[in-house]
RNA sequence: GUCUAUAUAGCUCAGAGGUAGAGUGUGGGAUUGAAAAUCCAAAGGUCAGUGGUUCGAUUCCACUUUUAGACA
Numbered sequence: 001g002u003c004u005a006u007a008u009a010g011c012u013c014a015g016a017g018g019u020a021g022a023g024u025g026u027g028g029g030a031u032u033g034a035a036a037a038u039c040c041a042a043a044g045g046u047c048a049g050u051g052g053u054u055c056g057a058u059u060c061c062a063c064u065u066u067u068a069g070a071c072a
Base pairs, nucleotide, nucleotide: 001071002070003069004068005067007065010024011023012022013021018055026042028040029039030038048064049063050062051061052060
């Protein structure tokens, strides 16, 4: 340089047109003599950025950036 993949909650990941969910972690409550384990409800997200398509974009398209990989 060319090509391919990747970017979503603190972390690991799902979701692939109709305003986003799980596990884990965090703080709170129940339980216990006290803990651990278990159970309950909760908080936490400008979905990498900019433009375009669309009534509507996390999702489709283009470019830029990040991180990996392949080829030379």
Model confidence (mean pLDDT): 84 of 100. Predicted 3D model of a 72-nucleotide RNA (transfer RNA) from a Rickettsiales bacterium. Taxonomically the source falls in Rickettsiales (Bacteria, Pseudomonadati, Pseudomonadota, Alphaproteobacteria).